The part of an RNA shown here (large-subunit ribosomal RNA, domain VI) has 290 nucleotides and comes from a Nitrososphaerota archaeon. Its Rfam family is "Archaeal large subunit ribosomal RNA". For this family Rfam cites "The comparative RNA web (CRW) site: an online database of comparative sequence and structure information for ribosomal, intron, and other RNAs" (Cannone et al., BMC Bioinformatics, 2002). Clan: LSU clan. NCBI's taxonomy places the organism under Archaea, Thermoproteati, Nitrososphaerota.

Context: one part of a larger RNA
RNA sequence: UGCUGGUCGCCUGAGGGGAAGAUGUCCUCAGUACGAGAGGAACUGGGUGUCGCGGCCUCCGGUCUACCGGUUAUCCAGCAGGGUAGACGCCGGGCAGCUGCGCCGUUGCGGAUAAGGGCUGAAAGCAUCUAAGCCCGAAGCCGCUCCCGAAAAUAGGCGACCAACCUGGAGCAUAAGGCUGGGUAACCAGCCGGCUCCAGUCGAGGGCGGGAGCAGAAGACUCCGUUGAUGGGGCGGGGGUGUAAGCACCAAGGGUUCGCCCGAGGUGUUCAGCCCGCCGCUCCCAAUAG
Numbered sequence: 001u002g003c004u005g006g007u008c009g010c011c012u013g014a015g016g017g018g019a020a021g022a023u024g025u026c027c028u029c030a031g032u033a034c035g036a037g038a039g040g041a042a043c044u045g046g047g048u049g050u051c052g053c054g055g056c057c058u059c060c061g062g063u064c065u066a067c068c069g070g071u072u073a074u075c076c077a078g079c080a081g082g083g084u085a086g087a088c089g090c091c092g093g094g095c096a097g098c099u100g101c102g103c104c105g106u107u108g109c110g111g112a113u114a115a116g117g118g119c120u121g122a123a124a125g126c127a128u129c130u131a132a133g134c135c136c137g138a139a140g141c142c143g144c145u146c147c148c149g150a151a152a153a154u155a156g157g158c159g160a161c162c163a164a165c166c167u168g169g170a171g172c173a174u175a176a177g178g179c180u181g182g183g184u185a186a187c188c189a190g191c192c193g194g195c196u197c198c199a200g201u202c203g204a205g206g207g208c209g210g211g212a213g214c215a216g217a218a219g220a221c222u223c224c225g226u227u228g229a230u231g232g233g234g235c236g237g238g239g240g241u242g243u244a245a246g247c248a249c250c251a252a253g254g255g256u257u258c259g260c261c262c263g264a265g266g267u268g269u270u271c272a273g274c275c276c277g278c279c280g281c282u283c284c285c286a287a288u289a290g
Base pairs, nucleotide, nucleotide: 005162006161007160008159009158010157011156015148016147017146021051022050023049024048025047026046027045034039052106053105054104055103056102060100061099062098063097067093068092069091070090071089072085073084074083075082076081095277108144109143110142111141116136117135118134119133166200167199168198169197170196171195172194177192178191179190180189181188182187208290210224211223212222213221230286231285232284233282234281235280236279237278238276239275240274241273246269247268248267249266250265253262254261255260
């Protein structure tokens, strides 16, 4: 852009895609059928592996330059706390996430057939699976169970919402009917009523702008937006590291003017301190207004 008003949601399924997979071994069948014996199956059902494919992170591992701790050199002239030594200085751990070496799934049924096996059966009084007709028959073909899929131009279906209304102007037409005024009345005059065009209004819904992530290269997708827990903060839970600093006590050893001083380190305070991409609670901050 199209699908012939616009929009939203749910479907159908033409068509397309797919590994719906491959294989070993064991048990059962069964020491059976078969066979003189020696030997020795199969269909069926079940267990357990290997390879491939798909998914997941509870467990087992890997990574984890979020994080915690140890430690060397040097610098901030001390302590504390830090910088640099790689685009972690080195080392020990490590949640979420990602991941495999880990875990889970990988089945069954139906239809039409191939080679082939048959039934009935003539041509050809017989015979013959074939000529008419009929029944079976494969890891192969098609379908169901999986995924995409109204742009399937025969351009689908269902449901819902909005619009098709109003105002002003212009042009054309002016039938019925209606209203108002006049008239005793017949009737007369005006307006409304129709179609087309232009401008405006209303409008479902969507987008932008705003907060985000189970999404993500950008678009897209999904969610939230005060009638709110969307992100941040705070608090709680859960977890990582491994017991902070300060203070108190103890202390090998060294020094000493013999009064005491320095002191690695240890213990206690302390299952501490520090930290968190997790799970919640809470409108404190920002999702306002448009």